[in-house]
RNA sequence: GCUUCCGUGGCUCAGUUGGCAGAGCAGCGCAUUCGUAACGCGCAGGUCGCCGGUUCGAUCCCGGCCGGGAGCU
Numbered sequence: 001g002c003u004u005c006c007g008u009g010g011c012u013c014a015g016u017u018g019g020c021a022g023a024g025c026a027g028c029g030c031a032u033u034c035g036u037a038a039c040g041c042g043c044a045g046g047u048c049g050c051c052g053g054u055u056c057g058a059u060c061c062c063g064g065c066c067g068g069g070a071g072c073u
Stems, first nucleotide, its partner, number of pairs: 001072007010025004019056001027043004049065005
């Protein structure tokens, strides 16, 4: 340099033939307990890597860039 895959809450990931952003764990509160853990109920937490384009509307489609993985040279 080329090809290809990935980038979504603190972590691990789902999601989408374009229309409300989600789960598990972690965190906080309540309940339970003599107390702790576990279990139960609830709450908070995300510019969906960045910029631009298409569209009435983009996490999703297109282009560029950045970062990471793999392969090739």

Predicted 3D model of a 73-nucleotide RNA (transfer RNA) from Firmicutes bacterium UBA3871. Its Rfam family is "tRNA". About the family: Transfer RNA (tRNA) molecules are approximately 80 nucleotides in length. By type it is a transfer RNA. Model confidence (mean pLDDT): 81 of 100.